Predicted 3D model of a 389-nucleotide RNA (Bacterial RNase P class A) from a Candidatus Zixiibacteriota bacterium. The coordinates come from a structure-prediction model, not an experiment, and the mean pLDDT is 79. NCBI's taxonomy places the organism under Bacteria, Pseudomonadati, Candidatus Zixiibacteriota.
Order: sequence, then C1' cells, then structure tokens
RNA sequence: AUAGCAGGCCGGGCGGCCGCUUUAUUCGGCUAAAACCGGAUAGGGAGGAAAGUCCGAGCUUUCAAGGGCGAGGAUGCCUCGUAACGCGAGGGGAUUCGAUUCGUAAGGGUCGGGUCACGGAAAGCGCCACAGAAAAUAUACCGCCCGCAAGGGUAAGGGUGAAAUGGCGGUGUAAGAGACCACCGGGUCCCGCGAAAGCGGGAUCGCAUGGCAAGCCCCAUCCGAAAGAAAGGCCAAAUAGGAGGAGAGAGGCUGCCCGCCUCGCUUGAUCCUCGGGUAGGCCGCUUGAUCUUGAUGGUGACAUCGGGACCAGAUAGAUGGCCGCCGUCCCGUGGCGAUCUUCGGAUUGUUUCGGGAUACAGAACUCGGCUUACAGGCCUGCUUUUAAU
Repeated sequence: AUAGCAGGCCGGGCGGCCGCUUUAUUCGGCUAAAACCGGAUAGGGAGGAAAGUCCGAGCUUUCAAGGGCGAGGAUGCCUCGUAACGCGAGGGGAUUCGAUUCGUAAGGGUCGGGUCACGGAAAGCGCCACAGAAAAUAUACCGCCCGCAAGGGUAAGGGUGAAAUGGCGGUGUAAGAGACCACCGGGUCCCGCGAAAGCGGGAUCGCAUGGCAAGCCCCAUCCGAAAGAAAGGCCAAAUAGGAGGAGAGAGGCUGCCCGCCUCGCUUGAUCCUCGGGUAGGCCGCUUGAUCUUGAUGGUGACAUCGGGACCAGAUAGAUGGCCGCCGUCCCGUGGCGAUCUUCGGAUUGUUUCGGGAUACAGAACUCGGCUUACAGGCCUGCUUUUAAU
C1' cells in the first nucleotide's frame, strides 16, 4: 500500500434574504398598573439514534394491602458495577474458524478471531421425522468365522442417519470384542492453587448405558396489579397576572379529635373588593441517578472529591424555506506524470471542465439500557496479500 474483521468517533461549513417558537429588556396601543395586542434589540431553539416502545426506574391515578402457603411470571457459569435491570465490565468454560507446533496415530499445546438460551438428563414423565438391522437395554442387512446343512458365534470392516454404545496402536482369537495392555479421551476420589466459576497434579475405575430441559419438570434467586402526561392537580360570576385592603395562619389525609405532611408568617400563604384585555387558562414542564472539566482510586464497567455551566419546551404542535460560495463522494471528459506493454492499450497519481449524490430520521413527562435504520468520512487494533529496506 491492499483486502477483510472488530471497536470507537463525526455525520456538512460560511454568507445573504424571508419566516416560526421561547426568554429577557425596551418602545407604542388599551390602562391607575400588570395582563393582553403590535414593534425593536439581545440570547436559547432536535438526535445519534429524538425511532421501536423491548427491558429497568422516577412521577401520577385507581385497585389491593398484615403473616404463611399455593398459583403465576421473569432470570439462570462466576465475581464485580449500578438507583435498578433481562444492561454493562472483568474472568471462566464450551464450540467453531485461521495460523503455528508436538505426536506414527488417536489426540494435545500456543496465538488470534467468531458464536453461546452457559443451572440440573443417576428425581420423574415425554420425545427422537426420514433413512437404517437397531434411536436406547435391546438388536444384525451386507460382511467375517465355525458348520455338509439346520443353526450358532461376532460387532473388526461396509452401509444409514442430525445423532449408533469411547478412540488409536497392539496382544489375543476360528473370527472378534476393554476380553487384556500402553497411550489418548472420560468418570470418581484426594491434594494443591483461586474470592468464585474453575484450573493443575496424583490415585483409581475398563468406561454402567446416547441426545433433547429453546417439551413438561426439578433447583436457586427475584417480583403487589393495572393504566400512562390525552397521567393527574387547580379554576371557571374565567385562568394567569395587577391594584387596594385584611392578614397569621391556610390546605391535604378526613365528616370530627389526635397525629403526620405541604405552603406561609411583613421578601405576605390565604381571604375580600376592584378593574382591563383575551377565550378556555394555569400547574405538571424540565435543576437532573444532569452536563462539563480536573484530580484521585480501579485492569475495567464505574466511584469519590473539587471547579464551572443551565443547554428546546411547542400544544395542532416552533426548530423552517429560497439563493450563492465552499467542502466530501461518485461518473464522464481533456491535459500532465508514473508503471507495465503483445505498441492496440491496461493500471494508477494529480488536475481542468461538465453532470449527479449529500443519508437515516425528527422532541411531546423525565432518566438508564437494549434493538433497529443510516449517504459519506475519520481514527485505533488485529489478520491476509504484495513491494521496499
């Protein structure tokens, strides 16, 4: 350099014109004033997924509430993180692919990548299509051996299947077979290491018995149910805001008492009165498990401490439209250069001009995750191939 895989990040920029929403200040209209209406100035104004609504929470309402048992649901290697999780981090194991290595072989080691619904199959039940002799306590189609045959022995070899009763090399035998032996694989027990999952070593057992728990089931742990902001609360002789007055209480659970909770006590809750504009309004509503920066601890997820910031709040739903220039990528064309050349061209770098593309998508109560969509680009790690040193 090339191709691939994995992880992370970005996801157009600048200017002009015309608009929308919101906050503050200010001017004008109405007014005693604010609210309201109109204007000006300044500031804020979608995302990495705002999406799907799949998990986990906050908040709200309704129902239920105590304890035990049962039912139901979820999760499922270990440890840690977290408010919590079915999420994340680290570790372990299995399986598979690639490279390499040891071994005659079975098989094993190392490095790297992918995948895992990864508790239990000696509690019980159930299931295992087709093919095949046989799909789990039994069996033999071809074959092999004994035998004239009938019949018997066998499970090496062939064949079937997703799966066939350990493998390999020998001994043995009529042929065979853990029948026996070495090694490999496995089970059990002990010891060591580890916080654990587990790993390592030794002894022992010829290997006593397939798979499926993503079928019922068993075990362990956890779990009130439902509906979501169109929840829900307040009001309507509107709300909110204003002026004047009273004012230390007012409200909720709750009809009363106690008790508890919320708001308030001169920066004034609440109550009374008045007036103006508009037609439904106000709260919930965005200050939060928040963002950012630094230090410290940790392999890491993350945690602690210090500094700084306030960053959409619409309600038929604002965050936009048009134009110009630039950027990025693709295609065509011409110029210049490099390499190869069968001298026709091929590949490639750079550049002029022309054309095209610039995604997925869009807040609607708020967080933490997961999943899915996405033009194009950047970075890091590993691997393949090629070239140079």